About this RNA: This is a predicted structure of a 73-nucleotide RNA (transfer RNA) from a Nanobdellati archaeon.
[in-house]
RNA sequence: GCCCGGAUGGUGUAGGGGCCUAUCAUAUUGCCCUGUCACGGCAAUGACGCGGGUUCAAAUCCCGCUCCGGGCG
Numbered sequence: 001g002c003c004c005g006g007a008u009g010g011u012g013u014a015g016g017g018g019c020c021u022a023u024c025a026u027a028u029u030g031c032c033c034u035g036u037c038a039c040g041g042c043a044a045u046g047a048c049g050c051g052g053g054u055u056c057a058a059a060u061c062c063c064g065c066u067c068c069g070g071g072c073g
Stems, first nucleotide, its partner, number of pairs: 001072007010026003018056001027045006049065005
């Protein structure tokens, strides 16, 4: 230098144009449960790497950049 994959709550992940208020687990907080703690139940909190484009509508498609991983030279 070229090619491929990836970047989503504090952490790990699903979602590949509208159906969604972005999924689940975990974490934290509150309530319930319990004589207390733990376990368990319910609820709340919290996220689409950056810039542009396409579209009525973009986490999702396209272009560029940054970072991470892999391959080729």

The coordinates come from a structure-prediction model, not an experiment, and the mean pLDDT is 82. It matches the Rfam family "tRNA".